This is a predicted structure of a 372-nucleotide RNA (Bacterial RNase P class A) from a Syntrophaceae bacterium. The sequence is in RNAcentral, with records from ENA.
[in-house]
RNA sequence: GAAGGGGGUCGGGGGAUCGCUCGCCGGGCCGAUGGCUUGGCGGGAGGAAAGUCCGAGCUCCACAGGGCAGGGUGGUCGCUAACGGCGACCGGGGGUGACCCCAGGGAAAGUGCCACAGAAAACAUACCGCCCCGCGUUUCGCGGGGUAAGGGUGAAAAGGCGAGGUAAGAGCUCACCGCAGCCCUGGUGACAGGGCUGGCACGGCAAACCCCACCCGGUGCAAGACCGAAUAGGGGAGCGUUGGAGAGUGGCCCGCUCGAUGCUCCCGGGUAGGUCGCUGGACCCGGGCAGCAAUGCCCGGGCAAGAGGAAUGGUCCCCGUCCCCGGACUCUCCGGGGAAACAGAACUCGGCUUACAGACCCCGCUUCCGCC
Numbered sequence: 001g002a003a004g005g006g007g008g009u010c011g012g013g014g015g016a017u018c019g020c021u022c023g024c025c026g027g028g029c030c031g032a033u034g035g036c037u038u039g040g041c042g043g044g045a046g047g048a049a050a051g052u053c054c055g056a057g058c059u060c061c062a063c064a065g066g067g068c069a070g071g072g073u074g075g076u077c078g079c080u081a082a083c084g085g086c087g088a089c090c091g092g093g094g095g096u097g098a099c100c101c102c103a104g105g106g107a108a109a110g111u112g113c114c115a116c117a118g119a120a121a122a123c124a125u126a127c128c129g130c131c132c133c134g135c136g137u138u139u140c141g142c143g144g145g146g147u148a149a150g151g152g153u154g155a156a157a158a159g160g161c162g163a164g165g166u167a168a169g170a171g172c173u174c175a176c177c178g179c180a181g182c183c184c185u186g187g188u189g190a191c192a193g194g195g196c197u198g199g200c201a202c203g204g205c206a207a208a209c210c211c212c213a214c215c216c217g218g219u220g221c222a223a224g225a226c227c228g229a230a231u232a233g234g235g236g237a238g239c240g241u242u243g244g245a246g247a248g249u250g251g252c253c254c255g256c257u258c259g260a261u262g263c264u265c266c267c268g269g270g271u272a273g274g275u276c277g278c279u280g281g282a283c284c285c286g287g288g289c290a291g292c293a294a295u296g297c298c299c300g301g302g303c304a305a306g307a308g309g310a311a312u313g314g315u316c317c318c319c320g321u322c323c324c325c326g327g328a329c330u331c332u333c334c335g336g337g338g339a340a341a342c343a344g345a346a347c348u349c350g351g352c353u354u355a356c357a358g359a360c361c362c363c364g365c366u367u368c369c370g371c372c
Base pairs, nucleotide, nucleotide: 001368002367003366004365005363006362007361008360009359010358012319013318014317015316016315017314018313020044021043022042023041024040025039026038027037028036029035030034046342050353051352053351054350055349056348057347058220060218061217070216071215072214073213074212075089076088077087078086079085090104091102092101093100094099105211106210110209111208112205113204114203127151128150129147130146131145132144133143134142135141136140159177160176162174163173164172178200179198180197181196182195183194184193185192186191224276225275226274227273234267235266236265237264238263239262246258247257248256249255283302284301285300286299287298288297289296290295321339322338323337324336325335326334327333328332
């Protein structure tokens, strides 16, 4: 210098003005513990607020205990409130490497499947070839048998490879590797290393059924709790039904009209509506200590949306970033024009996954090239 690998941060900045929502303070009006309106000050989306895929808090319902069914998880050891999350390690695979990827228990419990091709896809098998024997029209063909070393098919072909052996071959025999069983050593463990024995014991698929181990009750803030009209039901008490409660007319009385499924009062449930839940929490920022790390503990500081048909917006100016055009003119400047993503709280947290214009930082990470 080039090409990579890993980790992290930000998601334009400032101002003016017109609005929206919440809180506090003040003024005005009203039928007044409140409502409406107005002024000032202050707060007002995200790294994913998203998908709603996991795990929790909280809520109500259900629940003696155990089992079945159903669902989920699946190397080991840790972390965590918990998890299907995270960290470290082990094993397997990929890469020259930094590093990346893996639902990573069980296929000698049983069942099932293995497309196409191929002779054969699992109680093995003979298409070509090789070898032996027999026959025939003897450089060849036919028939019988042996053979998995060679060819061919396939994602996968019944341990691999070399030597011996053989008619040709074959764990048939032997060495090494692999595999299985037992033992030893190291490690908390997954596992690793070593030794002995065994000629080898039925390939793959369990995000196929299944088996094993562990975990799981349901419901979601429209959960749920409280206050609670008008009208119409329910319950009770009183008054009253022609000697009439009460209503209308009217300022009041008389009068007139209506009047019995009536009138007055009280109690209780529900609805409309309102309040709470509702934002101080496994919280955020900085530092220290322990730990490889995830993470935990301690100290100091901070409070940062809370709507409910649902606010967080519009316009303009300046600056910053990038692109285009023109002009100066060389290391940059001036003028004009344009671009800037994904997306948006709705009870709250911890994760995962997905989307994202552009900008920036860190590595005592890697490989290659050049120079000293």
Of the family's consensus pairs, 95% are formed in the model.
The gene name in the source record is rnpB.
Rfam family: Bacterial RNase P class A. Rfam classes the family as a ribozyme.